[in-house]
Context: one part of a larger RNA
RNA sequence: CGUAGAUGUUUGAGAGGAGUUGGCCUUAGUACGAGAGGACUUGGCUGAACGAACCUCUGGUGUACCGGCUUUGCCACCAGGUGAAGCGCCGGGUAGCUAUGUUCGGAAGGGAUAAGCGCUGAAAGCAUCUAAGCGCGAAGCCCACCUCAAGAUUAGACAUCGUCCGAUGCAAAUCGGACAUGGUUUCGUGGGAGAUUACCACGCAUAUAGGCCUCAGGUGUAAGGUCCGCAAGGAUUUUAGCCGAGAGGUACUAAAAACCAAAAAA
Numbered sequence: 001c002g003u004a005g006a007u008g009u010u011u012g013a014g015a016g017g018a019g020u021u022g023g024c025c026u027u028a029g030u031a032c033g034a035g036a037g038g039a040c041u042u043g044g045c046u047g048a049a050c051g052a053a054c055c056u057c058u059g060g061u062g063u064a065c066c067g068g069c070u071u072u073g074c075c076a077c078c079a080g081g082u083g084a085a086g087c088g089c090c091g092g093g094u095a096g097c098u099a100u101g102u103u104c105g106g107a108a109g110g111g112a113u114a115a116g117c118g119c120u121g122a123a124a125g126c127a128u129c130u131a132a133g134c135g136c137g138a139a140g141c142c143c144a145c146c147u148c149a150a151g152a153u154u155a156g157a158c159a160u161c162g163u164c165c166g167a168u169g170c171a172a173a174u175c176g177g178a179c180a181u182g183g184u185u186u187c188g189u190g191g192g193a194g195a196u197u198a199c200c201a202c203g204c205a206u207a208u209a210g211g212c213c214u215c216a217g218g219u220g221u222a223a224g225g226u227c228c229g230c231a232a233g234g235a236u237u238u239u240a241g242c243c244g245a246g247a248g249g250u251a252c253u254a255a256a257a258a259c260c261a262a263a264a265a266a
Stems, first nucleotide, its partner, number of pairs: 001151001005161006014148004020048006032037001050105005058099004065092005070085006109143003116136004162179007181261004186257001187203005208254003211250005217243003224237005
């Protein structure tokens, strides 16, 4: 920009993905075979590699969380903090991300076939799967499974898109008027979405983000006080204190505004 208005839901022309395979049990030590050996087929179980999704578990990371330790500077000093030292070093660790972790997948089925195997059958009184005709037959082909998909310019389909008043009218409907309404983008608050864009949620008739409350979870028992000890230190108050991203709730804060169409189908 087009698809002759808008929104939502879709059809599927077409395109892409996937497509692997081992072992064990059973049928059955059966068929077969003198024996040695040893199936087709049927049903079931369990793996490998590969792929997808996810984070409940096992772990990793987690420089915005918690604790411990050292040197040094500062807050006058003690205590308590804080800066620097690779996050100063060390021990843990929420969310998120993640694999080595978890779950799932390949299938089954149908159609037409290849090599091949056949039926009927002449040319050629026989024979012949082939010449007419009809079957079976593969991890392969077309479907089926998953994803995208109407710029499929053949641009598809379906649903929805006012109320009131007045006039005409039995009604349906038409005409006129008023108000509403519908939608979009920019903007704003954000996101399990993301380089930007796009997508998605929300914008006060509001839980979109922050704050606050409660909880989960992490760390591991704060400071101050009291008691014990000469002291280092210990006990108690105290499963405390602190706490990023998590869950639920709560309008305290922030969500300024603008534009298009406005009933019609050419």
A computed fold for a 266-nucleotide part of an RNA from a Candidatus Liptonbacteria bacterium, annotated as large-subunit ribosomal RNA, domain VI. It matches the Rfam family "Bacterial large subunit ribosomal RNA". The sequence was found in a public genome assembly. The coordinates come from a structure-prediction model, not an experiment, and the mean pLDDT is 82.